[in-house]
Context: one part of a larger RNA
Formats: sequence, C1' cells, structure tokens
RNA sequence: ACCGGCGAGUGCAUGUCUACGGCAAGGCUAAGGUGUCAAGCACCGGAGCCGUAGCGAAAGCGAGUCUUAAGAUGGCGUCUUAAGUCGCGGGCAUAUGGCCCGAAACCCCGUGAUCUACCCAUGAGCAGGUUGCAUGUCCCGUAAAAGGGACAGAAGGACCGAAGCCGUGAACGUUGAAAAGUUCUGGCAUGACCUGUGGGGAGGAGUGAAAGUCUAAUCAAACGGGGAGAUAUCUGGUUCUCUUCGAAAUGCCUUUAGGGGCAGCCUGGAGCAACUACUCGAUGGGGGUAGAGCUACUGAAAGGAGACGUGGGGCUACCCGCCUACACGCUCCUACCAAACUCCGAAUACCAUAGAGACUAUCUCGGGAGUGAGUCCGCGAGGGAUAAUCUUCGCGGUCAAAAGGGAAACAACCCAGAUCGCCUGCUAAGGUCCCAAAAUUCAGCUUAGUUCGGAAGGAAGUUAUUGUUCUGAGACAGCCAGGAUGUUGGCUUAGAAGCAGCCACCAUUUAAAAAGUGCGUAAAAGCUUACUGGCCGAGAAGUAGAGCGCCGUAAAUGAUCGGGAAUAAGUAAUACACCGAAGACGCGGGUUCUCAACUUCGCAAGAAGUUAGAGCGGUAGAGGAGCGUAGUUAACCGCAUUGAAGAUUGACCGGAAGGACAGUUGGAGCGUUAACUAGUGCGUAUGUCGGC
Repeated sequence: ACCGGCGAGUGCAUGUCUACGGCAAGGCUAAGGUGUCAAGCACCGGAGCCGUAGCGAAAGCGAGUCUUAAGAUGGCGUCUUAAGUCGCGGGCAUAUGGCCCGAAACCCCGUGAUCUACCCAUGAGCAGGUUGCAUGUCCCGUAAAAGGGACAGAAGGACCGAAGCCGUGAACGUUGAAAAGUUCUGGCAUGACCUGUGGGGAGGAGUGAAAGUCUAAUCAAACGGGGAGAUAUCUGGUUCUCUUCGAAAUGCCUUUAGGGGCAGCCUGGAGCAACUACUCGAUGGGGGUAGAGCUACUGAAAGGAGACGUGGGGCUACCCGCCUACACGCUCCUACCAAACUCCGAAUACCAUAGAGACUAUCUCGGGAGUGAGUCCGCGAGGGAUAAUCUUCGCGGUCAAAAGGGAAACAACCCAGAUCGCCUGCUAAGGUCCCAAAAUUCAGCUUAGUUCGGAAGGAAGUUAUUGUUCUGAGACAGCCAGGAUGUUGGCUUAGAAGCAGCCACCAUUUAAAAAGUGCGUAAAAGCUUACUGGCCGAGAAGUAGAGCGCCGUAAAUGAUCGGGAAUAAGUAAUACACCGAAGACGCGGGUUCUCAACUUCGCAAGAAGUUAGAGCGGUAGAGGAGCGUAGUUAACCGCAUUGAAGAUUGACCGGAAGGACAGUUGGAGCGUUAACUAGUGCGUAUGUCGGC
C1' cells in the first nucleotide's frame, strides 16, 4: 500500500422565523408541595412573565405625550380598532470547546548536574629513551673580576615515544556491528595534564579559556504535570438516496486587500395586483462620442508665391535706395494633425408618450444562503513597445458550474444546451479517394506538391482584361549595303582630328548620314550606333490594374498535410445530392409546475386521481420527498433447537438509497406495523487501532 473496526454540525440557555396544536383579550405556570401501582403521571402552587397604550431622561401625564413662554412647529404614538400566549418539531443567531483534527508559543507548580560545563574536598596515575639550565668543585686565567676547560648537577606549560587522554587526513560504514563507529594515518603525553570517590549551584536560571556551547540521545530558554478542548481571518477532512430551482468572483467601507460589514446576484414562504417590469414597431426629446473639419476658436505643423511689414547682414552712405543662402509676422495657393481643439455631427444607448405582443417574469415584507482570487474570445479604450496565455476598465459571449458533434489531439474557438428508453428517419457546424459515415458530379485557374507557415522587396512565370503607338504606302527582329562633304568646327592644349575639358551646334551633297551613341588611339587610325536603301512577309512594342503561382524562406535524434497519398483528392464560382450531434421531429415511460378542465373523498381548508399544456445539464447554495442503522413503547395474544442473529451462494423485486425468497453454514435469539429517541450511514483528514 491493502483489508477490517473507530472517526467530524451535538447538549443546554436565550432570542427570532416557520409547520402543527391548546386556550384567547387574554395566555402560561416556576421553585416547591400532595397523591399514586414508584416508571412516571395526575392534581395543587398566579410568586412571576408576555400581551391588552403610549410619550418623556425623569417627576409625570395619558389617546395622547415630549419639546416650548406657547392653543405655534416638529418627534414618537392613536385611528380602518386590535391577537396574543403556551407547548411541541424544524431553520438560523448569540453565549458557551460549539463541526473535527492540527501549532509555534504564554503562565503556574514541581523533577533533574548518575550525561555534560565549571568549582570545592580527598585520593590514584604517567614504560623507556633524549637533551643537559641554574648552581657547585677542580684546573687554566686576571691585580681582582671577567673568561675558558673538565667533572659533578638535573631545570623545562623541553624533545622522541608506550599506558592514558584527544580526534588531523583518508577510506569504509550511511534500512550501520554503532541514533557518531571501525581501520590506517595523526596530536598531547610532568602538565593551564589525566583520572576515582564525595560534594556545590538550575530554567530567564545555572555553567561557560565564549561555540549561543552544555544543563541525562532534548536547548536563542530543559523535562513532567496543570491552566487546556489556549488561540489559529490558515491548511486538511466532514460518512445514505432521489428530486425542483440555481449563483458569485462586482460596488462602497474596512491597520483592509487570500478576512469581514452592507448592497448586488440565488433559494423557499407570504402579500400586492397596477400594462408594474420586459419585447416590438411608431412618435417626441436632450446629448457632443464615431466620423469630419479647422481664414470657426485653442494649439501643432509641410512646400511654394508676394512691388507686403519689422528686425539682422551686405553694398552704398548726404539722401533716395538695392541685394539677401537670415529670423518673426501678414496675405494668397497646395497639402495636413489633436484624449484634455470644435463651425459641425451620426449609428447605438437612454428618457418620455400612446399602442401591440407575451402573461407575473416586475414590486413589497419576513426565513436561509453562498459569493466578494475569476478565465479566455470578439468589439471600444488606457498602460506597455498599436510586446506578452501581460495588465486595467466598458459592452457581449463561453468556460467556471456544460456533457454531445467539429477544429488530428485541444476549459475558453465553431455548432448545439444531455429527464429516461428506441438497431426510426431529418438537419447544424463540419465534411463526402482510403484509414473513416457520405460525390472519385460539372467546368475555369494553378505546375509550385503551391495546396500543407511568413513580410518588405525582387523577377520577359502564366491566365484573362485595359488603353496607347507602329504596321501590306511593308512594321518589329535578323541578314546585305551605305553611314558622306566644308572639317582636324572654334577655344584650350605638348597633342585634342565626332568621342579629356569649355563654347557653339551651322551649312552642303543626299535615299540617308549627329560638328556625333558607345568602344578605341599619345594624337590619328580602326570598330560601332543613330539615320537610309534592299531581302523577308504579319503582326510588333510599351502602359495600367487583376487572378493563381516563383524567389526572399537557415538548426541542431527521422521526417510528415492527422496519416496514406493526391495534378486533383489543390483552388475560384455555380448547381444538385448525401453524411453528420445527447439539436428538433416521431413512438413509449418517469417526474415537477399550472388561478387549465374534470372525477372521487371531505362541512371546509384541502387530499387523491385522469386528461391537457409547459418544463426536467449543473459547482457553491436554498427547498422537497424518502432508504437504512441502534434503542424505547404498543399491537401483531408475530417468528424461532421441526433451527434466531450472523456468514455464504443464487439467474428474484423496486425509480434510488435498498428489500425479499431458497440452499449451505451457524447454534439462540429475532422480526413486521404505527409512533418516538439518537453516540445513525466513511474512501480520502501525511486520520487512528489491529491484521497482513
């Protein structure tokens, strides 16, 4: 882990609401007592409580009263009159541990120094070896010292190293042999050493060569018991069934932001009953958003023109003036911007009026909640970078709390809202070659496997279209031929001859031919073009926008449209079929509601039933109806050794929880009906105890 047992909204008091019951302008007894068949019950007991009158702080007055000087004003009451009170069941609240389990902590009283830290008293221990302080003696030495040598000597938080104490490095060990060890290697080892025994002081206290260390495997405040079921705006858990409705993640306030209070939204009951709310079209309104506009304001702001104005600069300067690649302004032309601009100005939305539709949805008062972390999508905006599965609002939708079909898979997207059953057919989104239900239907485009990811930008791709120019008086392309003269134009230049550069760009002969289109030369030369003729013989060349394609297009394990594949099975449009869901229809069943109709029972309230209509996804949550467990009372004058409960097996019954019956086992108790009472239902709480 698993299996079995146990395991969480309870008691009392008060208040409030509600179902039922008693009595009713009244209702009820409490403690206590008496009686009794001793389980309780019956009867006393009116002390007191609530109600029948309120107002005022009160004295007090009273259908009024208080305020006040007041016959004023105003507050709270009275009115049509009026319902209370007691019991019992249930919902909820408050005080209590108050649904259960869970802190870290705080306080009180005790127990601990047999572990460990420090201290006190009294004892014990330290193999062996090394070094050789002070000092002394003798000798040398000195005036005397100092100094030197030899011998003796035995100091030291001295040295090496056992016992003892410690624990440096490493490995092993890590459900260990061990809740700190083992092995090897290490440190100290006559000292601030180590150790036996006895003693001392303790919990905000001790002790501490100081690490917040240690104080019995526990220490930034020990352990045991108690206050105590501390408190927990936090986490987890909270046990049978069916059924009707069904949220919220918002606003305001909050030492408030993951919590609350009030409101909003949900539910159940009662009441009111008005076109109250809702929807539609009509009519009438106010607005300053979208848009638009700006010589209509406030601002922003591009280009041009002007014998315009002022200033600056330059020329001139006696004046008059001229120029301006400058600044500001003005006038005109063209173009244009704004959430905090408006000469204008919608659609919606909102308000009102009278209609129509639908039919209580609206509204009021009580009982009970939950919610107050929202999410994505479309649209309108702010923040951000016109970033984010980003963030904050507004309007709507989905999910949340929604299953089904589609999007390969995919809360939020598209279609559509599951009461139950049916091997009926019809549709939605989306699809119809195979996987895989349904068309290989018709005819254009695409050749890129585009389809099946992507921008700026690029390109004689291709299709259809638009308009222009040239063209049998011969276009366009190609081939053949010409392409000349003044002249090497002038200038410049070393040179400049069509072709470095500057200026000009004429004329002649012509079918035509530039004072030269591009190469080229030092300059020439040479090649070529424009232009012209011939050959040839029918279209040629640009422009514009459109459809579908092409490039742009690079990533790390093997690729891919879901796959296979496909030239349609891609794509545009059209036509007509089909498939396709828990949708709607059909048939049958269940259940809820109805101021819908009817039947039966009942004095009535109402209850039961039939038919009809409308419903029946659902988390938090509200309401309703039941099943089962343990026990009590009564009845069945129930069942049981001719076999109870329990266990076990089985093909039975019921809408569910569940309930029978039979066999076997078992060996002594148990059930049904009607009520009542609860220690009343387990899968989860790192639950708890046991088994394994």
Large-subunit ribosomal RNA, domain II from a metagenome, 692 nucleotides, folded computationally. Its Rfam family is "Bacterial large subunit ribosomal RNA".